Context: one part of a larger RNA
RNA sequence: GGCGUAUGGCGGAUGCCUAGGCACUGAAAGGCGAUGAAGGACGUGGUAUACUGCGAUAAGUUUCGGGGAGCUGUAUGCAGGCUUUGAUCCGAAAAUUUCCGAAUGGGAAAACCCACCACUUUAUGUGGUACUUCAAACUGAAUUCAUAGGUUUGAAGAGCUAACCCGGAGAACUGAAACAUCUAAGUAACCGGAGGAAAAGAAAUCAAUUGAGAUUCCGUUAGUAGUGGCGAGCGAACGCGGAACAGGCCAGUAACAAUAUUGAGAUAAUCUAAAUAGUUUGGAAAAGCUAACCAUAGAGGGUGAUAGUCCCGUAGGAGUAAUGCUUAAUGUUGUUCUUGAGUAGAGCGGGACACGAGAAAUCUUGUUUGAAUAUAGGGGGACCACCCUCUAAGCCUAAAUACUCUUCAGUGACCGAUAGUGAACUAGUACCGUGAGGGAAAGGUGAAAAGAACCCCUAUUAGGGGAGUGAAAUAGAACCUGAAACCGUAUGCCU
Repeated sequence: GGCGUAUGGCGGAUGCCUAGGCACUGAAAGGCGAUGAAGGACGUGGUAUACUGCGAUAAGUUUCGGGGAGCUGUAUGCAGGCUUUGAUCCGAAAAUUUCCGAAUGGGAAAACCCACCACUUUAUGUGGUACUUCAAACUGAAUUCAUAGGUUUGAAGAGCUAACCCGGAGAACUGAAACAUCUAAGUAACCGGAGGAAAAGAAAUCAAUUGAGAUUCCGUUAGUAGUGGCGAGCGAACGCGGAACAGGCCAGUAACAAUAUUGAGAUAAUCUAAAUAGUUUGGAAAAGCUAACCAUAGAGGGUGAUAGUCCCGUAGGAGUAAUGCUUAAUGUUGUUCUUGAGUAGAGCGGGACACGAGAAAUCUUGUUUGAAUAUAGGGGGACCACCCUCUAAGCCUAAAUACUCUUCAGUGACCGAUAGUGAACUAGUACCGUGAGGGAAAGGUGAAAAGAACCCCUAUUAGGGGAGUGAAAUAGAACCUGAAACCGUAUGCCU
């Protein structure tokens, strides 16, 4: 030095676990905001770094309701308190709610600086002072009346918010095996607006010689008819079957608003709630064995190992307050409410229709024009006739449909710490970047801290050896299990 055996170190795989995630289901809710939001800054505790809560009344104040013995958050300790005169805790309604932020008295490098007016209890006081639109009142120029303008008061708006919805404006990569019409796609990103849904909607609709009877959504028709450098591709409708149905607009309840009554719901809970003993092993019985019992309850969780009968519960039964909130029905009151011309149509140029100008109807409109008026007009895919059908240029309308930032209840041939959210832990934290932005690692002692008194080695708040606890300390806090790589020690054989 090699190989083997034994025993350690380092390391943190594996196994087991779950405090957190993921995907859904059924209900609820679908908004918050000038009565100052979302989001923050700074404070606030006897001691207080962080998180949580709260706001100078600051881990809290008041009232009502529940509840019934401990409480003073995570979070121990020390100190001091509170509580059967009902605390802590849970629900509801109130009070307080610094400063920034739409931020709104003016300014500003957010959480700061500087004002003015009024009032009073004269103070470290209280209240007010942005802009826009609308309404009302009072005023009021050039300029006589007036108008513009001004002042005051009131109402509304402003900002935030996950997706869904409507509108405006609108790409490219890509595909066409290149590329230009075309496609991707009216998609993405952007802007405006609204609601719990939105939009659409009661035929100037379809159909075809029979007829149907608002809209929306699903299945089918059908990858059909078509369209298309007839390439790539794009791609209906009629009809049929379902979901859900609702019709109204000068006199009735259609819509909207206000209001009253009644009912329901949500937001704490509560009561009742069956049935097991012995023995063996063990640190511990819920395990084994023996013998019982309950079950409208053998869902689930916990308890020193696996418990229907130990605990919380579960099935079933009973049953609920105050206050405000939400919602439904009904009633009352008010408001809106009538036949539609610069329209239909035409020319030129675009766009939408499955339909790329095509034989191109239909819808829409930038521009130029421009009817009839029920004895009338539109449509039936160029156009004409006959026939059929409907009545544009006004408005409202539930349900079936879409979505989930969020709440409650539940489910899983979903994950189990390199997985599952980026985040099971001080996580959008630490850290990186001028910035937009990027973005981690990190779970497990034990049943119970019983978390190792005391002694010894020692430069030591290091580390270790005894003692003690414990079933176990090779479970000792760098703590379950503890693989491999890698590094030792002892020993056998070989060299």